[in-house]
This is a predicted structure of a 349-nucleotide part of an RNA (small-subunit ribosomal RNA, central domain) from Manihot esculenta. RNAcentral holds the full RNA, with entries from SILVA. Model confidence (mean pLDDT): 86 of 100.
Context: one part of a larger RNA
RNA sequence: UUGGGCGUAAAGUGUUUGUAGGUGGCUUUUUAAGUUCGCCAUCAAAUCCCAAGGCUCAACCCUGGACAGGUGAUGGAAAUUGCCAAGCUAGAGUGUAGUAGGGCCAGAGAGAAUUUCCGGUGGAGCGGUAAAAUGCGUAGAGAUUUGAAAGAACACCAAUGGCAAAAGCACACCAACGGUCAACACUGACACUGAAAGAGGAAAACUAGGGGAGUGAAUGGGAUUGGAUAUUAUAGUAGUCUUAGCCGUAAACGAUGGAUAUUGGGCAUUGUACGUAUCGACUCGUGCAAUGUUGUAGCUAAUGUGUUAAGUAUCCUGCCUGGGGAGUACGUUCACAAGAAUGAAACUC
Repeated sequence: UUGGGCGUAAAGUGUUUGUAGGUGGCUUUUUAAGUUCGCCAUCAAAUCCCAAGGCUCAACCCUGGACAGGUGAUGGAAAUUGCCAAGCUAGAGUGUAGUAGGGCCAGAGAGAAUUUCCGGUGGAGCGGUAAAAUGCGUAGAGAUUUGAAAGAACACCAAUGGCAAAAGCACACCAACGGUCAACACUGACACUGAAAGAGGAAAACUAGGGGAGUGAAUGGGAUUGGAUAUUAUAGUAGUCUUAGCCGUAAACGAUGGAUAUUGGGCAUUGUACGUAUCGACUCGUGCAAUGUUGUAGCUAAUGUGUUAAGUAUCCUGCCUGGGGAGUACGUUCACAAGAAUGAAACUC
């Protein structure tokens, strides 16, 4: 390499848009490039294979014959792939009037709690722990009660629930924008995947402004301990918040790439359409989309999975090939840096 694989053994890019490329629905027509059939030429000899023959046999030698395959020419076939032309509506899309939603961005606002500050009352402890101490407090703490300010997060509702490509998204209001879903009309294959490339991308970190209540890496002193850089308690800087950039990584997980088709059921939830019932709603039945659970066949090394497949198939793409060395070295690209991406070998078992 071929083969075989990728939930958990090595292996699905963290997600998405999309160029080249690959692949592509139904009906009819053209053509004959792929395909297929016949015939011709050619692919030196030797070798290999088959059938005779010659050395007393054999090895060996010699004569004849191919099969299969490649290339080219020529004559047919037209189901199938391609090409040409015309059409269709089941894929895909657009529009209309709608449904549900923590989808996204901006603005202005509410309440509980916490801390701080100015007062009132009051007068000795508070705080913390397994127990303590550091700490706070007669310069009046803690407790309680008016008032004021600040920042961050949004209890209950809340769910096996909803939305989003993923990261992720939840106090309530308002404006703009995006996507889904089912119905109807229109376009008529416009589709799927996707190397390169672009965009989004938790937390932490970085740069420059602002902000800083609580919490809290680092750090201080107090305990614990043989020691205690850990744990625990008390303080506490960066950070956490915001604006503009940067970084580009996570057990970025369903450890499961995307699309399409197909293959028994039961139970439940969310949204929706139609029907039934009703004064109306709930309910009941059917369909579609989504989310769960149990489990048949099948698959699987087992575990498990099982119409949301890890079943049966097709198309495209990424990746794997014993453990360590090593996601290291070197080189290159990117980055302010931290580092990221790409990514070996010697050696060793």